Molecule: Glycine riboswitch aptamer
Organism: uncultured Thiohalocapsa sp.
């Protein structure tokens, strides 16, 4: 490095938005009915984007003790600390661990 297996934490939070998807409801015209055509709005859900508050640490990133020097700078580990990044249902990802090559 490759393959397989294991692998934690924290709101499926709130608001706005949409030439997106979907469900329900409303209008007009035609048609005996089933239905077709046209126009447009409201609500719910999903998804994308933007913003807000709260929270998590185990991609990555950043910080340092011993040590060394000793006048300072520089160097200097982690599952420790920070929370920039990332993450907060499942899936994915995942430090690290085991087995095989």
């Nucleotide at each position: 490095c490759c393959g397989c297996g294991g692998g934690a934490g924290a709101g499926a939070c709130c608001g706005g938005u949409g030439a997106c998807g979907u469900g329900c409801g409303g209008g007009g015209c035609a048609g005996c009915u089933u239905u077709g055509c046209c126009a447009u709005c409201g609500c719910g859900c999903g998804c994308g984007c933007c913003g807000g508050c709260g929270c998590c640490g185990a991609a990555g990133g950043c910080g340092c003790a011993a040590c060394a020097c000793c006048g300072c700078c520089c160097g200097g580990a982690a599952u420790c600390g920070c929370u920039c990044a990332g993450g907060c249902a499942a899936a994915a990802g995942g430090a690290c661990c085991g087995c095989g090559g």